[in-house]
Molecule: transfer RNA
Organism: Candidatus Omnitrophota bacterium
RNA sequence: GCGAGGGUAAUUCAAUGGUAGAAUGGCAGCUUCCCAAGCUGCACACGCGGGUUCGAUUCCCGUCCCUCGCU
Numbered sequence: 001g002c003g004a005g006g007g008u009a010a011u012u013c014a015a016u017g018g019u020a021g022a023a024u025g026g027c028a029g030c031u032u033c034c035c036a037a038g039c040u041g042c043a044c045a046c047g048c049g050g051g052u053u054c055g056a057u058u059c060c061c062g063u064c065c066c067u068c069g070c071u
Stems, first nucleotide, its partner, number of pairs: 001070007010024004018054001026042005047063005
């Protein structure tokens, strides 16, 4: 330099155009003599910039970063 895949919560992953979910973790409460475990609730996210569309995490373009392959 060329090609492919990927970027979503603190972490690991879903979601093929119509309210972005789960697990673990965090905080609060309940429970317990205390801890752990358990139960309930709360907070936290679509890499960035454009385009298409009534509506974009999703489709298109550009850009940045990560992984793999080729040279």